Predicted 3D model of a 98-nucleotide RNA (Bacterial small signal recognition particle RNA) from a Deltaproteobacteria bacterium. Its Rfam family is "Bacterial small signal recognition particle RNA". It is annotated as a non-coding RNA gene. A reference for the family is Regalia et al. (2002), "Prediction of signal recognition particle RNA genes", Nucleic Acids Res. The prediction has a mean pLDDT of 79.
[in-house]
RNA sequence: AGUCGGAGCUCGUGCAACACUGGCUCGCAAACCCCGCCAGGUUCGGAAGAAAGCAACGGUAGCGAUAACUGGUGGGUGCCGCGGGAUUUCCGGCUGUC
Numbered sequence: 001a002g003u004c005g006g007a008g009c010u011c012g013u014g015c016a017a018c019a020c021u022g023g024c025u026c027g028c029a030a031a032c033c034c035c036g037c038c039a040g041g042u043u044c045g046g047a048a049g050a051a052a053g054c055a056a057c058g059g060u061a062g063c064g065a066u067a068a069c070u071g072g073u074g075g076g077u078g079c080c081g082c083g084g085g086a087u088u089u090c091c092g093g094c095u096g097u098c
Stems, first nucleotide, its partner, number of pairs: 001095007009085006015078002018074006025065004034059003042051003
């Protein structure tokens, strides 16, 4: 000096952790302007029946809680993996020359 490989740099990607958020789960839960079903009672009817429908009950919207599991988003998290890029830096091998 050349060349090869690696580290550092950079891009993409995967994974992990972290943050936020959703699902699952539990509790509470919209008296009436949510749903269903509607005891009692009310209304219509000669009757048979019908209608509307409060409470209660069940469910849902919603609120709260939260370990684990699971989904989404994020980023100057990561001595992590894979693939590429650039070459001022560093390390090593080989070759040539002095």